RNA sequence: GGAGUUGGACAGAUCAUCGCCGCGGGUAACACCGGGGAGGAAAGUCCGGGCUCCGCAGGGCAGGGCGCUGGGUAACUCCCAGCGGAAGUGAUUCCGGGAAAGUGCCACAGAAAACAGACCGCCCCGGUGUUUUAUACACCGGAGUAAGGGUGAAACGGUGGAGUAAGAGCCCACCAGCGGCCAUGGUGACAUGACCGGCUAGGCAAACCCCGUCCGGAGCAAGACCAAAUAGAAAAGCGCUUGAGGCCGGCCCGGCUGAAGCUUUCGGGUAGGUUGCUUGAGGCGUAUGGUAACAUACGUCCUAGAGGAAUGAUGAUUAUCCCGUUUUUGCGGGAACAAAACCCGGCUUACAGUCCGACUCCAUCU
Numbered sequence: 001g002g003a004g005u006u007g008g009a010c011a012g013a014u015c016a017u018c019g020c021c022g023c024g025g026g027u028a029a030c031a032c033c034g035g036g037g038a039g040g041a042a043a044g045u046c047c048g049g050g051c052u053c054c055g056c057a058g059g060g061c062a063g064g065g066c067g068c069u070g071g072g073u074a075a076c077u078c079c080c081a082g083c084g085g086a087a088g089u090g091a092u093u094c095c096g097g098g099a100a101a102g103u104g105c106c107a108c109a110g111a112a113a114a115c116a117g118a119c120c121g122c123c124c125c126g127g128u129g130u131u132u133u134a135u136a137c138a139c140c141g142g143a144g145u146a147a148g149g150g151u152g153a154a155a156c157g158g159u160g161g162a163g164u165a166a167g168a169g170c171c172c173a174c175c176a177g178c179g180g181c182c183a184u185g186g187u188g189a190c191a192u193g194a195c196c197g198g199c200u201a202g203g204c205a206a207a208c209c210c211c212g213u214c215c216g217g218a219g220c221a222a223g224a225c226c227a228a229a230u231a232g233a234a235a236a237g238c239g240c241u242u243g244a245g246g247c248c249g250g251c252c253c254g255g256c257u258g259a260a261g262c263u264u265u266c267g268g269g270u271a272g273g274u275u276g277c278u279u280g281a282g283g284c285g286u287a288u289g290g291u292a293a294c295a296u297a298c299g300u301c302c303u304a305g306a307g308g309a310a311u312g313a314u315g316a317u318u319a320u321c322c323c324g325u326u327u328u329u330g331c332g333g334g335a336a337c338a339a340a341a342c343c344c345g346g347c348u349u350a351c352a353g354u355c356c357g358a359c360u361c362c363a364u365c366u
Stems, first nucleotide, its partner, number of pairs: 001362010012318007020037002023034003039337001043348002046346005051219004063215005068082005083096005097210002102208002104204003119149002121145002124142007157175005176200001178197003182193004223275004234265005245257004282301008320335006
């Protein structure tokens, strides 16, 4: 200098004017004053929890999630550190129970796709023909053979030897791999080594299934409180012609009317209101422990809370980037994904661009 891998941060800035939604002050009520007002994903609603109500002696079936090991956490399908396998020169990335319990599937091609298989080839036997004869050649029939060719993502261990008509773990040596058992190291997954065995075992479990493990349901429209109204129902008082109640604006008198009810309380919980509601497994900094995830201690900060939903618009200056134009200066235009709704921890997806850290490979120079 070039090409990459990986982790993290930001998501324009300042000012002015006019608005919008909460909060505090203020007012009789306005006015007015002060202060606050989206995100890294607020998204998808895919996992896990808090909180709330309902259910629940205990156990099982069904259904569903998860699946190497150790650790972290409130919990996890998350995170960290490892182990094994695969890809890559490498940094690094991806994957993770069981296929020698059983069932099932394996496109196309190919003779055959799973207790295999004979298309070509190779070998042997029989027959016929060619031919002087034949052990040679051609054809037909039968048998053997998985070493060679060819097909495929995949063809039933590899190399060498012995052996054979030709061949073959049929046998032998070495290697790979599998099962059992032992030793050593490691908390463990596992690694390394020795011995024995049979000579060899295809893939798919995001097909059924088996094993292990976990899981009660619904969700802030959860739930709680206050409470006009209607129905139902309970109690007390008054009244039933010796006049309760109603009307004459309120009270007294008076007048009219008037018949089995009336009034109050309890209760109920619709409309409406309040609450749940944002101080929380919280953010930042430092120290300590730990490889790390993370934990602990101390200090410091308070940062939307609406209820169909506010967080906006315009202008000026300016930073960065992109596009167009121009010889250049410059000029013009544009600014990613997207937006809270009970709250947190994750995952996944979207994103104009910018910056920083760590690491790898290649080339060159010292």
The RNA shown here (Bacterial RNase P class A) has 366 nucleotides and comes from Maridesulfovibrio gilichinskyi.
Taxonomically the source falls in Maridesulfovibrio (Bacteria, Thermodesulfobacteriota, Desulfovibrionia, Desulfovibrionales).
Rfam family: Bacterial RNase P class A. By type it is a ribozyme. Gene Ontology terms of the family: tRNA processing, dimeric ribonuclease P complex and ribonuclease P activity.